[in-house]
């Protein structure tokens, strides 16, 4: 230098033209308990559930009534070739 792939909440990912989502994590509330600490009306851990916060979808531009999704340019990362 060239080819291919990836880029979406804090993390791992889904979503292939029509409302941006799941899990984990986080916050709050309720709940469970052969639990821990403590002078006990408390704090923490543990179990389950509910609610909530958090993303201008890597950046810019284009197509379209409508773009995370299609097109162009650029960037970062991975990989292969030279």
């Nucleotide at each position: 230098g060239g080819g291919c792939g990836u880029u979406u909440g804090g993390c791992a990912c889904a979503g292939u033209g029509g409302u941006a989502g799941c899990g984990c994590g986080c916050a709050u509330g309720c709940u469970u308990u052969g639990c821990a600490u403590u002078g006990u009306c408390a704090u923490g851990g543990u179990u389950g559930c509910a609610u909530g916060a958090g993303g201008u979808c890597g950046a810019g531009g284009g197509u379209u009534c409508a773009a995370a999704c299609c097109c162009c340019u650029c960037a970062a990362c991975g990989u292969c070739c030279a």
Predicted 3D model of an 82-nucleotide RNA (transfer RNA) from Trametes punicea. RNAcentral holds the sequence, with entries from ENA. Lineage of the source: Eukaryota > Dikarya > Agaricomycotina > Polyporaceae > Trametes. Its mean pLDDT, the model's own confidence on a scale to 100, is 81. It matches the Rfam family "tRNA". Gene Ontology term of the family: triplet codon-amino acid adaptor activity.